[in-house]
Context: one part of a larger RNA
Molecule: small-subunit ribosomal RNA, central domain
Organism: Flavobacteriaceae bacterium
RNA sequence: UUGGGUUUAAAGGGUCCGUAGGCGGGAAUCUAAGUCAGUGGUGAAAUCUUGCAGCUCAACUGUAAAAUUGCCAUUGAUACUGGAUUUCUUGAAUUAGUGUGAAGUGGUUAGAAUGUGUAGUGUAGCGGUGAAAUGCAUAGAUAUUACACAGAAUACCAAUUGCGAAGGCAGAUCACUAACACUAUAUUGACGCUGAGGGACGAAAGCGUGGGGAGCGAACAGGAUUAGAUACCCUGGUAGUCCACGCCGUAAACGAUGGAUACUAGCUGUUGGGGAGCAAUCUUCAGUGGCUAAGCGAAAGUGAUAAGUAUCCCACCUGGGGAGUACGUUCGCAAGAAUGAAACUC
Numbered sequence: 001u002u003g004g005g006u007u008u009a010a011a012g013g014g015u016c017c018g019u020a021g022g023c024g025g026g027a028a029u030c031u032a033a034g035u036c037a038g039u040g041g042u043g044a045a046a047u048c049u050u051g052c053a054g055c056u057c058a059a060c061u062g063u064a065a066a067a068u069u070g071c072c073a074u075u076g077a078u079a080c081u082g083g084a085u086u087u088c089u090u091g092a093a094u095u096a097g098u099g100u101g102a103a104g105u106g107g108u109u110a111g112a113a114u115g116u117g118u119a120g121u122g123u124a125g126c127g128g129u130g131a132a133a134u135g136c137a138u139a140g141a142u143a144u145u146a147c148a149c150a151g152a153a154u155a156c157c158a159a160u161u162g163c164g165a166a167g168g169c170a171g172a173u174c175a176c177u178a179a180c181a182c183u184a185u186a187u188u189g190a191c192g193c194u195g196a197g198g199g200a201c202g203a204a205a206g207c208g209u210g211g212g213g214a215g216c217g218a219a220c221a222g223g224a225u226u227a228g229a230u231a232c233c234c235u236g237g238u239a240g241u242c243c244a245c246g247c248c249g250u251a252a253a254c255g256a257u258g259g260a261u262a263c264u265a266g267c268u269g270u271u272g273g274g275g276a277g278c279a280a281u282c283u284u285c286a287g288u289g290g291c292u293a294a295g296c297g298a299a300a301g302u303g304a305u306a307a308g309u310a311u312c313c314c315a316c317c318u319g320g321g322g323a324g325u326a327c328g329u330u331c332g333c334a335a336g337a338a339u340g341a342a343a344c345u346c
Stems, first nucleotide, its partner, number of pairs: 003318004007300002012314001014201004021194003025088007033081002035077008049065006091191001092188003095184006103177007110154001114150008125136002162169002206247006215241002220236004258313006266291011295302002319346003328339004
């Protein structure tokens, strides 16, 4: 490289948008670039292949043919691909209507709990554990009542529930913004799919500046445990966790399963629309679950939400270690991230 692969053996990019590129629905006409056919030219000789011949045979040699799968020119064909024009509606989008949801951003606000402060009642313990101790408490704690303040998170509802491209999203309410589904089939008329580079978003931790700081809590201190205990348990507790703005750009970023389209038995839940029916219920579209036929799979399993049958585009893999290391480059304030070897060794 070809081939074969990528749920779990090596391998799907964290996600989306999108440039170039690749690929692309039905009908008609034109063209004839690709494609196909004919003819002509060229494709040196030797070599190779085949027939025949010459050395007694063979190697070898001669001769004739074939081959030279290519290129150029020319004459045609027009199914497919391409190009041009016209057209269509089923792909795609728009419009109108009906709805849906923890989708996003900003504001306002609620109750429970926790902690603290002040005041009252009240008295000797509280707290904690396997058992204890450190700790708190007669300067009146714990408990309890009232009031005030603070920060963070939103019990029940709550669910294989819902929404979002992914990360993720949950008290209530208002404003703004976006999305999706269904119905109608009104409008445009292939406007589509994918997407190297590129851009945007991207949990937690971490970083910068300024706030905030109730609870929790790396580090740290003390008490235990233990042979030891730089831990597990306990008492404290800084950064952090929260907010604003700016970085970082990684995760078992997982369905360990890239995206799109079409097709291929059923059964049973559930969410949101539509239709029929008085209702029970039936049916249809879009999601989200369970079980299974065929098929697939090394098996586990998967099975219309495919890992089945096919097509298109992208990404990635090619024995283990060395190593996601070194070097170089780019990015970053840093931490580091991205790209990414080889020697050697089994």